[in-house]
Record summary: Model confidence (mean pLDDT): 76 of 100. Predicted 3D model of a 377-nucleotide RNA (Bacterial RNase P class A) from an Alphaproteobacteria bacterium.
RNA sequence: CCAAGUCGUUGGAUCGUCGCUGAUAUUUUAUCAGAGGAAAGUCCGGGCUUCACGGAAGCAGGAUGCCGGGUAACGCCCGGACAGUGCCGCAAGGUAUUGAUGGAAAGUGCCACAGAAAACAAACUACCUGAAGAUGCGUGCAUUUUCAGGAAAAGGUGAAAAGGUGCGGUAAGAGCGCACCGCGCACGUGGUAACACGGACGGCAGGGCAAACCCCAUCCGAAGCAAGACCAAAUAGGGGUGGCACAGGGCGAUGUUUCCGCGCCGCCGCCCGGGUAGGUUGCUCGAGGGAUAUGGCAACAUAUCUCCCAGAUGAAUGACGGUACACCGCCCGUUAAACGGCGGGGACAGAACCCGGCUUAUAGGCGACUUGGCAGA
Numbered sequence: 001c002c003a004a005g006u007c008g009u010u011g012g013a014u015c016g017u018c019g020c021u022g023a024u025a026u027u028u029u030a031u032c033a034g035a036g037g038a039a040a041g042u043c044c045g046g047g048c049u050u051c052a053c054g055g056a057a058g059c060a061g062g063a064u065g066c067c068g069g070g071u072a073a074c075g076c077c078c079g080g081a082c083a084g085u086g087c088c089g090c091a092a093g094g095u096a097u098u099g100a101u102g103g104a105a106a107g108u109g110c111c112a113c114a115g116a117a118a119a120c121a122a123a124c125u126a127c128c129u130g131a132a133g134a135u136g137c138g139u140g141c142a143u144u145u146u147c148a149g150g151a152a153a154a155g156g157u158g159a160a161a162a163g164g165u166g167c168g169g170u171a172a173g174a175g176c177g178c179a180c181c182g183c184g185c186a187c188g189u190g191g192u193a194a195c196a197c198g199g200a201c202g203g204c205a206g207g208g209c210a211a212a213c214c215c216c217a218u219c220c221g222a223a224g225c226a227a228g229a230c231c232a233a234a235u236a237g238g239g240g241u242g243g244c245a246c247a248g249g250g251c252g253a254u255g256u257u258u259c260c261g262c263g264c265c266g267c268c269g270c271c272c273g274g275g276u277a278g279g280u281u282g283c284u285c286g287a288g289g290g291a292u293a294u295g296g297c298a299a300c301a302u303a304u305c306u307c308c309c310a311g312a313u314g315a316a317u318g319a320c321g322g323u324a325c326a327c328c329g330c331c332c333g334u335u336a337a338a339c340g341g342c343g344g345g346g347a348c349a350g351a352a353c354c355c356g357g358c359u360u361a362u363a364g365g366c367g368a369c370u371u372g373g374c375a376g377a
Base pairs, nucleotide, nucleotide: 001373002372003371004370005369006368007367008366009365010364013323014322015321016320017319018318020034021033022032023031024030025029036348040359041358043357044356045355046354047353048224049223050222051221061220062219063218064217065216066080067079068078069077070076081101082099083098084097085096086095087094088093102215103214107213108212109209110208111207124155125154127150128149129148130147131146132145133144134143135142136141137140163181164180165179166178167177168176182204183202184201187198188197189196190195228281229280230279231278238272239271240270241269242268243267244266249265250264251263252262288307289306290305291304292303293302294301295300325346327344328343329342330341
């Protein structure tokens, strides 16, 4: 210098014409404003609303889980501890990155295959001792078989085999003894804490899995703007009231039948209330943005000044054209580049009550890091 990858950041400019949504006004015309870093996924946390609700505690269920801080809150963010991994370094250590990182001596359960044994341990091979037998000969030794015992040091299996290494010790062995390392336990020192360091003591005490049940601690009522509130048509139906009709029929009260009587069922007008369509509201000034100062390692907080920044509802935020620009390709000239010409050309994606996060997508530019290549010193 080039290429690729990862992370972060940015997220096209300008002019004209015609439109769309909202606000305002001198109302048919003007002026002003009009998507995002993720508006996305709807995964967490809140505001707000309705339902339920006197308060508190508990059961069930769910979520979270090292420590400290931030925040309205969080499973988010910041800082730290510990552990794993990469790189650098002789080392001490440094740096980057990742982490469902409480408890396995409360209890239950599980640990495939292999292996003798997978957890109140275990004897397959090999080792040692004793007894009995067999064989050999140099006649008290060697080899071997069986039985009884010792022993977890060696082999082998496994992801994992009951602290590791070394010396002593022993029949062979063994924390059986000792040194160092590891571990446990109380103590001291440092730190708010997680934890770190220290020397003493203990011979070592039951491996792993809690992303198995479980235990412990903390937190959690449910549904969502299609929440909810208000106005309210036609048609149909409900209630009340007035008028007309009350011929006939039906229904009701009585155990049944008949007769009489009563009430209701009919038509027209007016009034009332509920719901639907539709409309208004909720609706956008908010844990708000920017700048400066102060405190803090930081996340963040406080103060002052300043700004107003979409509100659609079959759902606006667009279409077309011009001009240069980043970028790409081709051609011409040139040693090559620069320059010039022609053509292409700007990703992911679009608000729907509002915020804080997380996750995912993203052309090109810019920055950092890593890897590879080329050239030079």
About this RNA
The organism belongs to Alphaproteobacteria, within Bacteria. It was read from a public genome assembly, where an Rfam model found it. Its Rfam family is "Bacterial RNase P class A". It is annotated as a ribozyme.